[in-house]
Context: one part of a larger RNA
RNA sequence: CGGCGGAGGCUUGAGGGGGGCCGCCCCCAGUACGAGAGGACCGGGGCGGACCAACCGCCGGUGUCCCAGUUGUCCCGCCCGGGGCAUCGCUGGGUAGCCAACGUUGGGAAGGGAGUAGCGCUGAAGGCAUCUAAGUGCGAAACCCGCCCCAAGAUCAGGCCUCCCGCGGGCACCGGCCCGCUGAAGGCCCCACCGAGACGAGGUGGUGAUAGGCGGCAGGUGUAAGGCCGGUAACGGCCUGAGCUGAGCCGUCCUAAUGGCCGAGAGG
Repeated sequence: CGGCGGAGGCUUGAGGGGGGCCGCCCCCAGUACGAGAGGACCGGGGCGGACCAACCGCCGGUGUCCCAGUUGUCCCGCCCGGGGCAUCGCUGGGUAGCCAACGUUGGGAAGGGAGUAGCGCUGAAGGCAUCUAAGUGCGAAACCCGCCCCAAGAUCAGGCCUCCCGCGGGCACCGGCCCGCUGAAGGCCCCACCGAGACGAGGUGGUGAUAGGCGGCAGGUGUAAGGCCGGUAACGGCCUGAGCUGAGCCGUCCUAAUGGCCGAGAGG
C1' cells in the first nucleotide's frame, strides 16, 4: 500500500514445514517342522538404547553479594563492632529465574487410500494354455491422508460474531462542492512495567495495585548487636530459631504512571 465504509475479536486451510529409528525379553510353544540337534510363521504383552520436543512439581546444577564462617592487609582514633581490596579473596549453604541435565513428561505410531517388486482370480486373441489384452483381489520403512507447527499478499486477498458513524450555513440543481463546529467504534505516541523480548513485536497497567517503597507471609541462612551469667583466658550459656534476608506470594495509593495525537459521516 492492497484486500471496495471504519474497527475489535474468533476462525477455515489453499499451500508449506516437522516427524518417520532400532534392539532385547516374555506368552503363543519347547507347539508346527525335524531322526536328532535345534526351533518358528501369524498374533499379543513388556522393557530398553539413541534421537527430538516441552517443562522445573521431584533429583540436581547455577544463582557476582541472600546468609554465615574465615585468612592477609588498609581504613573508620583505640577496644568492641564494621567497611574496602585480595578470582564473588577463600570456604559452607542458598530464594526466584534459568538449565543445551544427572531430573520429569511426551513422541516415532495405530488406522485409511492408491500402489513397487512380486503373488493371484477370471480370461481371450490362439476351442488348449496364459496374472492381462477388457475386468479384478492382495501386496513395501517409500507415495497420499492421518499426528504436530506455520499459514488469506491464498491479489481467486475466504468465513463468522460483535461494535461505530452528523449537525448548522453557503453555492449548485444529476446525486455534489466549500466553510464552521463535532471527533464515534477503535488505534497510536508517550509514561509505569512484564511470566514478552536482540530491535521491532506481544502482554499488563496509566488513578489504579503497573513498578518502587512499606506491612505481613513463605523460602534461605543458622541463634545478630547489646546486656547479664560462668571461666585467668580462648570461649561457653541465657535473653534467641535470634538477627539479617535479591528476584517469590498476599496486601497497602506513600512515590512514579504527566500528557498528546490519529481516526468519520452509512460507504464505486
Overview
The part of an RNA shown here (large-subunit ribosomal RNA, domain VI) has 268 nucleotides and comes from a Pseudomonadota bacterium. Taxonomically the source falls in Pseudomonadota (Bacteria, Pseudomonadati). The RNAcentral record of the full RNA draws on ENA. Model confidence (mean pLDDT): 88 of 100.